The RNA shown here (c-di-AMP riboswitch aptamer (ydaO/yuaA leader)) has 139 nucleotides and comes from uncultured Thermosynechococcus sp.

[in-house]
RNA sequence: UAUCUUCUUGUGCCUAAUCUGAGCCUUGGCAGCUUAGAGCGGAGGAACCAACGAAUCAGGGGCGCAUUCUCCACCGAGAAAGGAUACCACUGAAUCCUAGCCCGUCAGCUAACUUCGUCGGCAUUCAGUUGGAGACUGG
Numbered sequence: 001u002a003u004c005u006u007c008u009u010g011u012g013c014c015u016a017a018u019c020u021g022a023g024c025c026u027u028g029g030c031a032g033c034u035u036a037g038a039g040c041g042g043a044g045g046a047a048c049c050a051a052c053g054a055a056u057c058a059g060g061g062g063c064g065c066a067u068u069c070u071c072c073a074c075c076g077a078g079a080a081a082g083g084a085u086a087c088c089a090c091u092g093a094a095u096c097c098u099a100g101c102c103c104g105u106c107a108g109c110u111a112a113c114u115u116c117g118u119c120g121g122c123a124u125u126c127a128g129u130u131g132g133a134g135a136c137u138g139g
Stems, first nucleotide, its partner, number of pairs: 010124005018038007039118006049108001059106001060103004067080005081098005088134001090132004
């Protein structure tokens, strides 16, 4: 000097997954654990409405962007649709992604009401993919 790795701090991204108080622990603080709220997100659950024909195959349903179709014959390719991309929200292009898990024969919508979750994974240390228009702040 360069590269790589680890730890800490800061700044950001995906996601509902953030914030606050009290207690325990400690000389004290941080962290951790417990607990209670706020915020955010999901499920169940009337009337009305909807649905309520048979056969074959086959149960059915939920969270989530994570689905469908065509080719291919070997798990890839393409298309449509959906989703993400750094001050704030909108918009165009460009790039990338389209998993996984749960309930257990049961659930349409749904006021009151009941109930559950608040994880995890990344980037980076002053640059971020780019354009348009707007708002805000400062000079």
Its Rfam family is "c-di-AMP riboswitch aptamer (ydaO/yuaA leader)". Gene Ontology terms of the family: regulation of gene expression and cyclic-di-AMP binding. The coordinates come from a structure-prediction model, not an experiment, and the mean pLDDT is 77.